Context: one part of a larger RNA
RNA sequence: GGGUGAACGCUGGCGGCGUGGAUAAGGCAUGCAAGUCGAAUGCAUUUAGUUGCAUGGCAGACGAGGUAGUAACACGUAGGUACGUACCCCAAAGUCAGGCAUAACCAGUCGAAAGAUUGGAUAAUUCCUGAUAGUCCCGCAAGGGUAAAGAUUUAUCGCUUUGGGAGCGGCCUGCGUAGUAUCAGCUUGUUGGUAAGGUAAUGGCUUACCAAGGCUAUGACGCUUAGGGGAGGUGAGAGCCUGACCCCCACCGAUGGAACUGCGACACGGUCCAUACUCCUACGGGAGGCUGCAGCCGAGAAUAUUCCGCAAUGGGCGAAAGCCUGACGGAGCGACGCCGCGUGAAGGAUGAAGGCCUUUGGGUCGUAAACUUCUUUUAUGAGGGAGGAAAUUUUUGACGUUACCUCAUGAAUAAGGGGCUCCUAAUUCCGUGCCAGCAGGAGCGGUCAUACGGAAGCCUCAAGCGUUACCC
Numbered sequence: 001g002g003g004u005g006a007a008c009g010c011u012g013g014c015g016g017c018g019u020g021g022a023u024a025a026g027g028c029a030u031g032c033a034a035g036u037c038g039a040a041u042g043c044a045u046u047u048a049g050u051u052g053c054a055u056g057g058c059a060g061a062c063g064a065g066g067u068a069g070u071a072a073c074a075c076g077u078a079g080g081u082a083c084g085u086a087c088c089c090c091a092a093a094g095u096c097a098g099g100c101a102u103a104a105c106c107a108g109u110c111g112a113a114a115g116a117u118u119g120g121a122u123a124a125u126u127c128c129u130g131a132u133a134g135u136c137c138c139g140c141a142a143g144g145g146u147a148a149a150g151a152u153u154u155a156u157c158g159c160u161u162u163g164g165g166a167g168c169g170g171c172c173u174g175c176g177u178a179g180u181a182u183c184a185g186c187u188u189g190u191u192g193g194u195a196a197g198g199u200a201a202u203g204g205c206u207u208a209c210c211a212a213g214g215c216u217a218u219g220a221c222g223c224u225u226a227g228g229g230g231a232g233g234u235g236a237g238a239g240c241c242u243g244a245c246c247c248c249c250a251c252c253g254a255u256g257g258a259a260c261u262g263c264g265a266c267a268c269g270g271u272c273c274a275u276a277c278u279c280c281u282a283c284g285g286g287a288g289g290c291u292g293c294a295g296c297c298g299a300g301a302a303u304a305u306u307c308c309g310c311a312a313u314g315g316g317c318g319a320a321a322g323c324c325u326g327a328c329g330g331a332g333c334g335a336c337g338c339c340g341c342g343u344g345a346a347g348g349a350u351g352a353a354g355g356c357c358u359u360u361g362g363g364u365c366g367u368a369a370a371c372u373u374c375u376u377u378u379a380u381g382a383g384g385g386a387g388g389a390a391a392u393u394u395u396u397g398a399c400g401u402u403a404c405c406u407c408a409u410g411a412a413u414a415a416g417g418g419g420c421u422c423c424u425a426a427u428u429c430c431g432u433g434c435c436a437g438c439a440g441g442a443g444c445g446g447u448c449a450u451a452c453g454g455a456a457g458c459c460u461c462a463a464g465c466g467u468u469a470c471c472c
Base pairs, nucleotide, nucleotide: 001472002471003470004469006468007467008466009465010464013341014340015339016338017337018336019334020333026297027296028295030294031293032292035058036057037056040055041054042053043052044051065252066251067250075176076175077174078173079172080171081170083169084168085167088165089164090163091162092161093160094159095158096130097129098128099127105120106119107118108117109116110115136145137144138143150157151156178224179223180222185215186214187213190212191211192210193209194208195207196206197205227249228248229247230246231242232241233240234239254275255274256273257272258271277288278287279286280285305331307330308329309328313327314325315324316323317322344374345373346372347371354365355364356363357362379409380408381407382406383405384404388399416461417460418459419458420457421442422441423440427456428455429454430453431452437444438443
């Protein structure tokens, strides 16, 4: 000199664009954040439109948040294959015949509640059985095996099987990836083989048997610290430091563990168990998880609204209309940052008054003010008024009393901070008297202080200016 997710002190006019819980992954009141489909189905309900309950389908594994853990195939990069893939696209073939249940509902029972339970009836794109069978599977072959679901406005939407594609994912490998030797030895499923099991799939992934291996000063093992990258800061570069916002990947969801469903989870707003904590209770038993958006308490130097809207973009469901969406689009708060604008312009010397200094002559603040003329960025008021809408033809804008344009009023609404011994731009007077104090370093102050405190003047930056902390 440059930089920061900054904080603190003094000060503070406006706009645009960004950005804002870095500490306690501490605890959370309240509201909202994931639903949708009647063109799959049953029942109940309404004057009609309809509405409700339940079964069923798809979604809920995305999006949103956080960085606790992890020194690792976690990440980056370059390769590999023994694998999977709902929705989407292309192609081919098929969609036949039966059946058993069950919820909501009705009737009862238990319970404070949460809820549980018995009996009865019923539907389906729920479930089961049979048939059919090739480009599918097993098999050398012969042969054996495996499927489907309907709805309806008759035009479609679906369903099953197979092959291919796209995109996504699983797994494996080379190289790179913090500190520490005041950590030197580590390892028994350990290293390899055979066989079996398991998986979508390879593999000690698991098990039995066999062998005794495997890693290590090119740092194993241990300990400490830490999410990684794209990137960001600085620097001429080499390098050093960092990993906020945005994007990609990984991991986490009170703590620990487990599986179920499903194409996909071992699942933030699903289930079960245990633990701690909080709440309800009729004391028998139950309920909960903001590291979603707001908001509260706490700790802290410190970080915002319990706002508006689905109009746009995107996502889920639906044939569609549409519904849902704290994603997102916006507004609010904070000089937290960057950028832009303004706080007036021209004239004006009896160089007014006043302050300060003075050699008492004067000098300086100073064209500065007053005063005259002008302008209206900004401000305030009034009127007009978009684009963002994709859509042409009806409708559709949260922002928005917006941006922007015109007119009116009137200099009207708007300047401070730090410094002035040297480094380092800018000095005098008064007070104080090694006191009070200053200070980044050198250093200043003990009666003539340009260094302390005040005033006047000056220098410098400017809606900011300084200080502190950290990086180059």